[in-house]
Context: one part of a larger RNA
RNA sequence: CGUGGGAAGCUUGAGGAGGGUCUCCCCUAGUACGAGAGGAUUGGGGAGGACCGACCUCUGGUGUGCCGGCUGUCCCGCCCGGGGCAUCGCCGGGUAGCCAGGUCGGGAUCGGAUAAGCGCUGAAAGCAUCUAAGCGCGAAGCCAUCUCCAAGAUGAGGCUUCCAGUCGUAAGACGAAGGCUCCUGGAAGACGACCAGGUCGAUAGGCGGGAUGUGCAAGGCGAGUGAUCGUCUCAGCCGACCCGUCCUAACAGCCAACGG
Numbered sequence: 001c002g003u004g005g006g007a008a009g010c011u012u013g014a015g016g017a018g019g020g021u022c023u024c025c026c027c028u029a030g031u032a033c034g035a036g037a038g039g040a041u042u043g044g045g046g047a048g049g050a051c052c053g054a055c056c057u058c059u060g061g062u063g064u065g066c067c068g069g070c071u072g073u074c075c076c077g078c079c080c081g082g083g084g085c086a087u088c089g090c091c092g093g094g095u096a097g098c099c100a101g102g103u104c105g106g107g108a109u110c111g112g113a114u115a116a117g118c119g120c121u122g123a124a125a126g127c128a129u130c131u132a133a134g135c136g137c138g139a140a141g142c143c144a145u146c147u148c149c150a151a152g153a154u155g156a157g158g159c160u161u162c163c164a165g166u167c168g169u170a171a172g173a174c175g176a177a178g179g180c181u182c183c184u185g186g187a188a189g190a191c192g193a194c195c196a197g198g199u200c201g202a203u204a205g206g207c208g209g210g211a212u213g214u215g216c217a218a219g220g221c222g223a224g225u226g227a228u229c230g231u232c233u234c235a236g237c238c239g240a241c242c243c244g245u246c247c248u249a250a251c252a253g254c255c256a257a258c259g260g
Stems, first nucleotide, its partner, number of pairs: 001152001005163007015149004021049007033038001051106005059100004066093005071086006111143002117137004165174003178255004182198005203249003206245005213237002219232005
């Protein structure tokens, strides 16, 4: 820009893409077969490998704005208690998120038409012959079935709902449903996009409560010559998680409808 008014939502699927895997064990059965050794077709059940997808309950990894321990040095006048720097200074843990070696799932099944092959009926050719007419069975393969994209499928589809006014000769103006910019943000994201919100509000921050993680703060008191220990103390602190609460910030502006 188009999709013969303007919108919101939900869709059909022409067409395209993906997927399609393999092994072992048990029963049928030590049966058929075979002198024996050996050892099935078939049907059923189970386990696993590799690969793929999703997820974070579990097991773990990471977790540089969480908690604790430790060293050196500089600083907060000193002690105490802290802060900066030293690879996040080093070490021990670790929420959310992300992740796999963790968890769950997948390849199927049932049809259709076939390949090689196996057949039925059957002439040419009084026989024979699966083939010449005709009719079957038959693959991990083909077409569907499964998953995803998909109406620029210009053949531009379908359904539901909303708006369809005023002024003007006209150009145009105001402005409908609705949308956009902008703003607050996001398990969405390179940017666009997408999604949740914008005071008729829980969108983010803050705050309150909870969870989680660290592991018992500071200070006081007590014990010990002291390092240190006990106690108040399952303390103190606490990023992303959950619930709540308008305290802070979501200000302000623009576009927009033809024919009967």